[in-house]
RNA sequence: UAACUCAAGGAGCGUUGCAGCGAACCGGCACCAUGGCCGGCCCGCCAGGCUUGAGCAGGAUCCAGCCCGAUCAACGACGCUCACCGGUA
Numbered sequence: 001u002a003a004c005u006c007a008a009g010g011a012g013c014g015u016u017g018c019a020g021c022g023a024a025c026c027g028g029c030a031c032c033a034u035g036g037c038c039g040g041c042c043c044g045c046c047a048g049g050c051u052u053g054a055g056c057a058g059g060a061u062c063c064a065g066c067c068c069g070a071u072c073a074a075c076g077a078c079g080c081u082c083a084c085c086g087g088u089a
Stems, first nucleotide, its partner, number of pairs: 001058001004055006010082006018049001020045003025040005048075001
């Protein structure tokens, strides 16, 4: 460092539907056939897909590593409710 997995970032309900996923249809490519790929249209699902930490089989680069202490996230469409913190009454 990319993929995957786990954890955390307080929670619930509702709405919308970008990405993504799924179905059907249409067009194209390929094809003996089964089947496959790309694009379009539309329907359904869909608001932790993001960040941080850790794990893990690899890849790259570098050369250190260990111990102690201190401090500690930033974000997350819209509406409502709750929780938590602070203030006022």